Context: one part of a larger RNA
RNA sequence: UGACGGGGGCCCGCACAAGCGGUGGAGCAUGUGGUUUAAUUCGACGCAACGCGAAGAACCUUACCAGGGCUUGACAUCGUACGAAACAUCUAGAGAUAGAUGCCUUUCUUCGGAAACGUAUAGACAGGUGGUGCAUGGCUGUCGUCAGCUCGUGUCGUGAGAUGUUGGGUUAAGUCCCGCAACGAGCGCAACCCCUAUUCUUUGUUGCCAGCAGUAAGAUGGGCACUCAAAGGAGACUGCCGCGGACAACGCGGAGGAAGGCGGGGAUGACGUCAAGUCAUCAUGCCCCUUAUGUCCUGGGCUACACACGUGCUACAAUGGUCUGAACAGAGGGCGGCGAAAUCGCGAGGUGGAGCAAAUCCCUUAAAACAGAUCUCAGUUCGGAUCGCAGGCUGCAACUCGCCUGCGUGAAGUCGGAAUCGCUAGUAAUCGCUGGUCAGCAUACAGCGGUGAAUACGUUCCCGGGCCUUGUACA
Numbered sequence: 001u002g003a004c005g006g007g008g009g010c011c012c013g014c015a016c017a018a019g020c021g022g023u024g025g026a027g028c029a030u031g032u033g034g035u036u037u038a039a040u041u042c043g044a045c046g047c048a049a050c051g052c053g054a055a056g057a058a059c060c061u062u063a064c065c066a067g068g069g070c071u072u073g074a075c076a077u078c079g080u081a082c083g084a085a086a087c088a089u090c091u092a093g094a095g096a097u098a099g100a101u102g103c104c105u106u107u108c109u110u111c112g113g114a115a116a117c118g119u120a121u122a123g124a125c126a127g128g129u130g131g132u133g134c135a136u137g138g139c140u141g142u143c144g145u146c147a148g149c150u151c152g153u154g155u156c157g158u159g160a161g162a163u164g165u166u167g168g169g170u171u172a173a174g175u176c177c178c179g180c181a182a183c184g185a186g187c188g189c190a191a192c193c194c195c196u197a198u199u200c201u202u203u204g205u206u207g208c209c210a211g212c213a214g215u216a217a218g219a220u221g222g223g224c225a226c227u228c229a230a231a232g233g234a235g236a237c238u239g240c241c242g243c244g245g246a247c248a249a250c251g252c253g254g255a256g257g258a259a260g261g262c263g264g265g266g267a268u269g270a271c272g273u274c275a276a277g278u279c280a281u282c283a284u285g286c287c288c289c290u291u292a293u294g295u296c297c298u299g300g301g302c303u304a305c306a307c308a309c310g311u312g313c314u315a316c317a318a319u320g321g322u323c324u325g326a327a328c329a330g331a332g333g334g335c336g337g338c339g340a341a342a343u344c345g346c347g348a349g350g351u352g353g354a355g356c357a358a359a360u361c362c363c364u365u366a367a368a369a370c371a372g373a374u375c376u377c378a379g380u381u382c383g384g385a386u387c388g389c390a391g392g393c394u395g396c397a398a399c400u401c402g403c404c405u406g407c408g409u410g411a412a413g414u415c416g417g418a419a420u421c422g423c424u425a426g427u428a429a430u431c432g433c434u435g436g437u438c439a440g441c442a443u444a445c446a447g448c449g450g451u452g453a454a455u456a457c458g459u460u461c462c463c464g465g466g467c468c469u470u471g472u473a474c475a
Stems, first nucleotide, its partner, number of pairs: 001475002003472003007469007015459002019423005026314008034305002042053002064300007073125001077124002079121005087102006106115003127289002130287003136283002138278003141274001143272001148187006154163003167178003193266004198234007207224003212221002237260001240254005316416001320375006332363003337356002342351003382413001387408007429451007
């Protein structure tokens, strides 16, 4: 100087408390451990691994296993020789591949040749998701959006170092004020950026419709007021008033205002810590393999199942289930795409193809809500697992191993022990919708809106953190 203390003081944070809803019990989904297996590829392991890499394992992916093949190689550059290459069909084979037939004779040209492609051959080499994240770059997590981390000069100290950065107030903040052997400065904080809340101007089509005409319909004429769409401005600054405070910073209250003291949300992550994570995104040193640890193919596996854990979904019901009926979004996506009307089917879906590269057309009827009817507390008209049958869709192909529909079947479960998690407002809870991935496959993930609470006395205690101080046999 740090670090640590079941030392002290001050102060924060859904940290506790006050509340609301969960997890832990059930079934299922998913990840992990374990076990099994020819293989169940690899990585991630307290917080900060475990719906994580994976924004989607039937083949492919795929790295694993079994078997069948290749060896200058699936891929790159270079030499020589020959030739168009490709494509289609047939035969053998699980296919890779091998053989045959058909088709055909590339482009440029100064006619010497050149370019691309294929075959054969020689070696230089290729190749490796093989090892080492404790050799590395890059990227990332975490403490933590915590308020800290430092430097120059000066001063003090033999020195390590100190001071500044401590102190009195204040703040979300090393934020600001005052004081002070310090005076300044940098990286952080804040602001500048984006979305959102109000309003004005401009522009009105594909958007809108107050008045006029008009219709089944903002269809159409007309209009651009209004909604909305962007583009550009305005607006909030403790600016004004009062009180407190040290005539300060600032705090409290008030006015006006759409918004008030950081208005709400996002992006933004200082010096560093954890030899944290990643050699399997990529790059890369060294080591290793080279008729194999490379590469091609078929099939299998990653989907196993006594069990254990994490994260979720659905429930256990009446604030509910079922049926009927004419309510209301936002944000997205669409050409190898979205696919309307109409029509067939109980339905999944089929036929159909209008329109739309989209404020125009489509996905697209939002659901909870509301009104009415019924069920009457039961393992039920709750709950839907499991299984049987019959179908649909995608795709060479749904056996291992996809999703969906109909009929039947109708398991556990009556609110969950110890323990434990999230959340302070348009939040929690609850309800649907969209997107990426994607041929197909979402209870996951990323977003979007609808309905919409309760509680916070307070900081004694638990956890984490900041500043000052104290002890130390630790560095």
Notes: A computed fold for a 475-nucleotide part of an RNA from a soil metagenome, annotated as small-subunit ribosomal RNA, 3' major domain. The full RNA is in RNAcentral, with records from SILVA.